This is a predicted structure of a 1477-nucleotide RNA (small-subunit ribosomal RNA) from an uncultured rumen bacterium.
Its mean pLDDT, the model's own confidence on a scale to 100, is 84.
The sequence is in RNAcentral, with records from ENA and SILVA.
It matches the Rfam family "Bacterial small subunit ribosomal RNA".
RNA sequence: AGAGUUUGAUCCUGGCUCAGAACGAACGCUGGCGGCAUGGAUUAGACAUGCAAGUCGAACGAAGCAGCAAUGCUUAGUGGCGCAAGGGUGAGGAACACGUGAGUGACCUACCCGCAAGUUUGGAACAGCUCCUGGAAACGGGAAUUAAUACUGGAUGUGAUCAUAGAGCUGCAUGGUUUUAUGAUUAAAGCAGCAAUGCGCUUGCGGAUGGGCUCGCGUCCCAUUAGCUAGUUGGUGAGGUAACGGCCCACCAAGGCCAUGAUGGGUAGCUGGUCUGAGAGGACGACCAGCCACACUGGGACUGAGAUACUGCCCAGACUCCUACGGGAGGCUGCAGUCGAGGAUCAUUUGCAAUGGGCGAAAGCCUGACAAUGCGACGCUGCGUGGAGGAUGAAGGCCUUCGGGUUGUAAACUCCUGUCAUGGGGGAACAGGCGAGGGGACCCAAUACGUCCCUUAGUUGAGUGUACCCCAAGAGGAAGGGACGGCUAACUCUGUGCCAGCAGCCGCGGUAAUACAGAGGUCCCUAGCGUUGUUCGGAUUUACUGGGCGUAAAGGGCGCGUAGGCGGCAGGGCGUGUCAAGUGUGAAAUCUCCGGGCUCAACCCGGAAAGUGCGCUUGAAACUACCUUGCUCGAGUAUGGGAGAGGGAAUCGGAAUACAGGGUGUAGCGGUGAAAUGCGUUGAUAUCCUGUAGAACACCGGAGGCGAAGGCGGAUUCCUUGAACAUCACUGACGCUGAGGCGCGAAAGUCGGGGGAGCAAACAGGAUUAGAUACCCUGGUAGUCCCGACCUUAAACGGUGCACACUCGGGGUGGGGCCAUUUCACCGGCCCCGUCUCUCAGCUAACGCGUUAAGUGUGCCGCCUGGGGAGUACGGCCGCAAGGCUAAAACUCAAAGAAAUUGACGGGGGCCCGCACAAGCAGAGGAGCAUGUGGCUUAAUUCGAUGCAACGCGAAGAACCUUACCUGGAUUUGACAUGCAGCUGCAAGCCCUAUGAAAGUAGGGCGCCUUCGAGGGUGCUGCACAGGUGCUGCAUGGCUGUCGUCAGUUCGUGCCGUGAGGUGUUUGGUUAAGUCCACCAACGAACGCAACCCCUUUGAGAUGUUGCCAUCGGGUAACGCCGGGAACUCGUCUCAGACUGCUGGUUCACGCCAGAGGAAGGUGGGGAUGACGUCAAGUCAGUAUGGCCCUUACAUCCAGGGCUGCACACGUGCUACAAUGGCGUAUACAGAGCGACGCGAGGCCGCAAGGCGGAGCAAAUCGCACAGAGUACGCCCCAGUUCAGAUCGGGGUCUGCAACCCGACCCCGUGAAGUCGGAUUUGCUAGUAACGGCGUAUCAGCUACGACGCCGUGAAUGCGUUCCCGGGCCUUGUACACACCGCCCGUCACAUCAUGAAAGCCGUCUGCACCCGAAGUCCGGCAUUCGUCGGCCUAAGGUGUGGGUGGUGAUUGGGAUGAAGUCGUAACAAGGUAGCC
Repeated sequence: AGAGUUUGAUCCUGGCUCAGAACGAACGCUGGCGGCAUGGAUUAGACAUGCAAGUCGAACGAAGCAGCAAUGCUUAGUGGCGCAAGGGUGAGGAACACGUGAGUGACCUACCCGCAAGUUUGGAACAGCUCCUGGAAACGGGAAUUAAUACUGGAUGUGAUCAUAGAGCUGCAUGGUUUUAUGAUUAAAGCAGCAAUGCGCUUGCGGAUGGGCUCGCGUCCCAUUAGCUAGUUGGUGAGGUAACGGCCCACCAAGGCCAUGAUGGGUAGCUGGUCUGAGAGGACGACCAGCCACACUGGGACUGAGAUACUGCCCAGACUCCUACGGGAGGCUGCAGUCGAGGAUCAUUUGCAAUGGGCGAAAGCCUGACAAUGCGACGCUGCGUGGAGGAUGAAGGCCUUCGGGUUGUAAACUCCUGUCAUGGGGGAACAGGCGAGGGGACCCAAUACGUCCCUUAGUUGAGUGUACCCCAAGAGGAAGGGACGGCUAACUCUGUGCCAGCAGCCGCGGUAAUACAGAGGUCCCUAGCGUUGUUCGGAUUUACUGGGCGUAAAGGGCGCGUAGGCGGCAGGGCGUGUCAAGUGUGAAAUCUCCGGGCUCAACCCGGAAAGUGCGCUUGAAACUACCUUGCUCGAGUAUGGGAGAGGGAAUCGGAAUACAGGGUGUAGCGGUGAAAUGCGUUGAUAUCCUGUAGAACACCGGAGGCGAAGGCGGAUUCCUUGAACAUCACUGACGCUGAGGCGCGAAAGUCGGGGGAGCAAACAGGAUUAGAUACCCUGGUAGUCCCGACCUUAAACGGUGCACACUCGGGGUGGGGCCAUUUCACCGGCCCCGUCUCUCAGCUAACGCGUUAAGUGUGCCGCCUGGGGAGUACGGCCGCAAGGCUAAAACUCAAAGAAAUUGACGGGGGCCCGCACAAGCAGAGGAGCAUGUGGCUUAAUUCGAUGCAACGCGAAGAACCUUACCUGGAUUUGACAUGCAGCUGCAAGCCCUAUGAAAGUAGGGCGCCUUCGAGGGUGCUGCACAGGUGCUGCAUGGCUGUCGUCAGUUCGUGCCGUGAGGUGUUUGGUUAAGUCCACCAACGAACGCAACCCCUUUGAGAUGUUGCCAUCGGGUAACGCCGGGAACUCGUCUCAGACUGCUGGUUCACGCCAGAGGAAGGUGGGGAUGACGUCAAGUCAGUAUGGCCCUUACAUCCAGGGCUGCACACGUGCUACAAUGGCGUAUACAGAGCGACGCGAGGCCGCAAGGCGGAGCAAAUCGCACAGAGUACGCCCCAGUUCAGAUCGGGGUCUGCAACCCGACCCCGUGAAGUCGGAUUUGCUAGUAACGGCGUAUCAGCUACGACGCCGUGAAUGCGUUCCCGGGCCUUGUACACACCGCCCGUCACAUCAUGAAAGCCGUCUGCACCCGAAGUCCGGCAUUCGUCGGCCUAAGGUGUGGGUGGUGAUUGGGAUGAAGUCGUAACAAGGUAGCC
């Protein structure tokens, strides 16, 4: 000191969360020792038992005991002092209770100290005791007797008090003080001692200490508490008190308090301090210390120096206990302890040794204060659980890529040490006092005694044989907890499989989980470690230090103005604030620093500092306040001429609309996307004339004007407000802001009265639609208009409070003035005011603002503090109502949000492209068949592919095989690979037999090589292992599809931006193209495009067999057949050719258009070639491969079946429906391929498939091999046909071990549907479509009509880019980012939760009125020895009636949350009717 979390990413705002410290803590796991602290925070609930306040015999009498006695001891009682302290607790109390500082001229103070004076003389009683007596007890009653330091009369009066009359001094004041004179009132107690003397007693004065009372200041929350108050405020008099005082009473007056918060409600002991924090602050008030309050609850007084009294009294009440039922007793919030409640807090211990207190002359006694110990890891602090060496890096565990790594010098082992604990031994301090004895002083006759001082033997310790020290033994007795995804330090394996679970926040878990659980390892802390709770911090997230308000939460709708806050220039004064110095106080403890004591530390002790505060004294005078004198620039006034939809009232006007009347006129009008409802033959619409009515004012008109805002628009008149400019005459700070308050305040709405043309909520109808309570249409009422009265809200917005000052400029516009100029003007220059726009600096998260600030400052006001709940509930105020203003909480979420960025998307825009549409040609969709798929079926119909981009796809060929599926039969180191060990030398292999469907099983026979080591080979047995088309393509590699052969995708450096990112790649042209050019904060580059490669089209050269044959020669029935030729075709190889090169036009350039030449012209045609990426696209079944799974089976072999199954649906094809045809006969012209387990000629046979046969050919030589459409001729004559050929019957051929399921082909016969195909849809732009045939792979054969190729014949059309689809670039909007197949809203239904209302019901607090009224003070009467009666007041209680607050409540309202529920589609894009208030 920060970090995590909103997003695809960014910046900001903003909340939530974490890391820190702390605690009187609690809980979980664990636990060796010591020191010091600390421990009922909850029920101020109730308490058994013991103890916690007594003491004095030197105040007094008496009794008892001891003693011969003197005398001593003990004590109930009288008396004195104490019991008001100490100790406990924090209920109450918001107050002079507390803190701090003053005052007391308004007071008291026992014991203590100092000073002065005194201490005289009498008397009567009452306890106790004794006797009698009541009662269960507690406790009494009567009689007699008695002492005192108890009570009391008289005397004295230093004094004190009072009254009267004076005098001095003095104070801020009522006054204080000293003193004189006179008068009145008023004291006392003794005890001890032989004595000295001491202790007392009385009256005063003073001190000290402690208190009472008063005052200034400080001291929590709520305004959803705004008014409170009758002893209330004051006065006079009397009473009362130690004392002032309405403290109390009588009378008089009518005051007193309050927005600077009265009154009421809630909460709380206050402080020194404690915790936290950099500080300022915030929270807290345990222990310790000061003060206060309380003592079962409430009331009351008595005694006393002091109490309204914790362990005193009286009364009332609740509770508990005793009882003989008549009555009594009690008060742990003292120390222990018990019960209860609670998450939770200790011993019914020891001792007065110390410290302190009470009493006493003292010894001493008492002291649960205190000192100690015990219990609790509750906290702080110290120590230990060993140290050194030790590598075969042991074993075991875990991991592993199987090599190893790690645990880990860790252990073992060796050598040491000895803290703590254990045993043994020694052994303090805390002790001061008291005190025989001795000495000195005083007293005395006395060296006795006594008193005082010094000294000393002795004596006094609860803790305690404790702390501490020494010895012994032995590593021996002593380590855990949490965490390990990020924040946050620390990683792997296994199990689990959105399960179980984790979680502080983000979030993990759906088969490879570093996040669950276990393990190994690691990290952190350590006798503890975690968790929970709470406080502060981080949080500048309430902002004084130190925040904000255009869009994130936040400017009041606007003005006037009260209180308040703030305030121009100059002089004088004062000294309020302010500043300085001195001084008093600010208790101690604590904190900090220095020093010291326990071995250290914690802890403790001493000193200093600090304590930011308050008071007093002195001083300063700038600023501030106040007083006073001036000033004019702020503000206002006056005068002048202008501007204006500023406001109010009255009057007037035209256009339009509607209606009414009349005329003309006829069938429609109107309305819409299209329609219909509606109007119209009773005459509409249209048109002309006239009239009536109400509302609004076209053009001018403008980012123009005015107003505080709302708002204001025809004209004229009247009344009236404000502002600007000019003049600089007047006043002389008169100012700014403004909580409350008052006024104004669009539209809608309300009330009363008018008015009502048009428009138009509601409503009705018509459409649209799945629906349409909407959008559209036809109507239409409130309302809109006027007058009066309410309402008081708006996205009342510039989303920007008001005022003042300062800070570069450009352009426009409204008003006024000046200058210049003009015939008058305009234009132009300058100044002021208003208004709009662009921009510098600056500011801002950015967008943007920018002299009209969102810049820089000042003053004042308002407002904000996460989202939702909610601008809601309750309460209050206002309102006729609607409603408005004020304004929460529970609960819930980890976000909600602002701006900007990149994408994607839009029923947004622009530009462009593509057989995308259009224009065409041929098809599909209808039929039959083939084939694939779905579905169904099945023992199995193996598996995969599923929008485009699955469906004649994997499969370039399922009868067996293939084959993965099913049924059945078999095998188990295996059908296949490698290694090891053992056995055999038989084996293997071949033949045979039995069985069997086969595989296999069982048996028999024949039967090795060799260098002699035994090896090779083989078999068997066993072990490792093989094997798996089993799963996961969402663990993967590789390959492929698709967008798309679309023109895109990026990088380096630079520049811009806080950043994501942008720029480059945009723009203007151009292109098939990010192709090229130009420009440009970009300059370059890469992957793509193009080109380089192949085929094809032209030519040249070379070559010339198996190809060719023009010329020459030969030959045949014929043929390049032969000689030969190298011309041509062709094959092969190598070149050439095309580059917008040339011309013209256009252009900055690139390029485009036209033309020439050319075989070919503008990438000539075709192919190969597929950027960054997208689809978790496809494939584990092609192969490879991680993980998981099976192992006499999910492996392997075999037979048969299935993959071909068929009510059905779809895709892809073939063949057709015919005459551009069918059939027959004849006849012409290809290319590219293939061939030895092959192609197979001629010939012969068969109608044919084919057969027989075999020439030739490893092929430019031979063969497949006849190309077909075409052409010529003929028949058919429009029909289910001489079309079409399905289906079925029969007979054959071929392949093959085998054609039943389930092959192809041939022949004969049969002859189905079908007559051109609905919605819809496919391909194709030229050698293309269409039509025609040929070949090949696979392959024994073939379901091929498929696929891949080849050639032949050979078109039509393209205006064009509006529309559909897809794509590219730019731009725009966005609430989307899984990206529109997105997001998202509301009702309803269900569940849960919190909350409001509610007839009431139940508590609690409290006001008022009244009744009753204990004890007791006071007053009065009687009595005066006790007492008794009455009165006032009053606790508790009661009655009635209000208020506050809490709980509960049938029912009810909305709210929140929940996995995939229902209905619609409101919002986000122009969201499909722009949205919002």